[in-house]
RNA sequence: AGGGCGUUAGCUCAAUUGGUAGAGUAGCGGUCUCCAAAACCGCCCGUUGGGGGUUCGAGUCCCUCACGCCCUGCCA
Numbered sequence: 001a002g003g004g005c006g007u008u009a010g011c012u013c014a015a016u017u018g019g020u021a022g023a024g025u026a027g028c029g030g031u032c033u034c035c036a037a038a039a040c041c042g043c044c045c046g047u048u049g050g051g052g053g054u055u056c057g058a059g060u061c062c063c064u065c066a067c068g069c070c071c072u073g074c075c076a
Base pairs, nucleotide, nucleotide: 001072002071003070004069005068006067007066010025011024012023013022019056027043028042029041030040031039049065050064051063052062053061
């Protein structure tokens, strides 16, 4: 320098063909229990990495920037 993949909730990850952003876990509350754990029920949490564009509508498509991983190449 060229190319590929990734970035979504505190954490690990989904999200079909562009059409209401979800699950598990953590946390909080409750039921149960002599108490606790486990189990079960409920609650809580999102600037989808930043910016811009296309579209009636973007996590998804396009451009750009940042960060991480991988492959190839160049110089020394």